[in-house]
Molecule: THF (Tetrahydrofolate) riboswitch aptamer
Organism: mouse gut metagenome
């Protein structure tokens, strides 16, 4: 000098809602988070509380197309520790 965590963004892709789950906020609690210590962002989860949506079209029917939702899941390529050690 450099690598590497949680996790963030997203090109595809496969789904769910659209008879509102889901997200997204508040508050309380737990958990896990570069090898290790300390600690920051941040994630996730569990109660609880407010707020809350975009439909349209086909079809005789299960259904189906196109939308929508700060949806889920995989996921190319992008990005990621403050010191102090340790590793290349």
């Nucleotide at each position: 000098a450099g690598a590497g965590u949680a996790g963030c963004c997203a090109a595809g892709g496969c789904g769910c809602g659209u008879u509102a789950a889901g997200u997204g906020u508040u508050g309380c609690g737990a958990a896990a988070c570069g090898g290790g210590a300390c600690g920051u962002u941040g994630u996730u989860c569990g109660c609880a509380a407010a707020c809350g949506a975009a439909a349209g079209g086909g079809g005789a029917a299960c259904c189906c197309c196109u939308g929508c939702g700060g949806u889920g899941c995989c996921g190319c390529g992008g990005c990621g520790c403050g010191u102090c050690c340790g590793c290349u």